This is a predicted structure of a 73-nucleotide RNA (transfer RNA) from a bacterium. It matches the Rfam family "tRNA". It is annotated as a transfer RNA. Rfam's curators write: Transfer RNA (tRNA) molecules are approximately 80 nucleotides in length.
[in-house]
RNA sequence: GCCCUCAUAACUCAACUGGUAGAGUAACGCCCUCUUAAGGCGAGAGUUCUAGGUUCAAAUCCUAGUGGGGGCA
Repeated sequence: GCCCUCAUAACUCAACUGGUAGAGUAACGCCCUCUUAAGGCGAGAGUUCUAGGUUCAAAUCCUAGUGGGGGCA
């Protein structure tokens, strides 16, 4: 230098090949307990890496960039 791949909640990951983002864990509140842990219940938490483009509609498709991993030279 070229190619492939990944980037979504604090963390680990989903999202049916475009139809408007969800789960587990953690943290928080309540219950239970002498207290803690465990257990039960509840309510949240997102500029879907960044900037453009296509579309009625983009996490998803296209372009460029940034960062991680891998391959070739």